Description
Predicted 3D model of a 96-nucleotide RNA (c-di-GMP-I riboswitch aptamer) from uncultured Sterolibacterium sp. The coordinates come from a structure-prediction model, not an experiment, and the mean pLDDT is 84. Taxonomically the source falls in Sterolibacterium (Bacteria, Pseudomonadota, Betaproteobacteria, Nitrosomonadales).

[in-house]
RNA sequence: CCUGAAACAGGGCAAACCUCAUCGAAAGAGAGGGGCGCAAAGUAACCGGUCUAACGGGCUCCCGGAACGGAGCCCCACGAUAGCGGCACUACCAGG
Numbered sequence: 001c002c003u004g005a006a007a008c009a010g011g012g013c014a015a016a017c018c019u020c021a022u023c024g025a026a027a028g029a030g031a032g033g034g035g036c037g038c039a040a041a042g043u044a045a046c047c048g049g050u051c052u053a054a055c056g057g058g059c060u061c062c063c064g065g066a067a068c069g070g071a072g073c074c075c076c077a078c079g080a081u082a083g084c085g086g087c088a089c090u091a092c093c094a095g096g
Base pairs, nucleotide, nucleotide: 001096002095003094004093012038013037017033018032019031020030022029023028036083042089043088046086047085048084049081050080051079056075057074058073059072060071061070062069
C1' cells in the first nucleotide's frame, strides 16, 4: 500500500420498540433499556438524495369601517439525516 469479513483474537457500535419533570416549532437529537443488523453502523454536512417548515414570502377564507388577530393551503433550510448514496480523514485482526 492492497485484499478480506468464511474465519482467528480482542472486541466495538446499536435498528425497531419502550421510558424520560431533557433539548427542539417540527424533523430529529440526547439519556436509560433493548438488539435488527453493521468490516468502518468510527469522525466529518463537501456533493447529491430524503425528512421537517419555525422564521420569511404568496394566496384564500373568518371577524371588522379599517387595523390587529385567527384558520387553511402552497413555496422556502439558515434546521435535520453519516444505519440513503458518493467523497474526505482515521482505524483493530488476518493474509498478500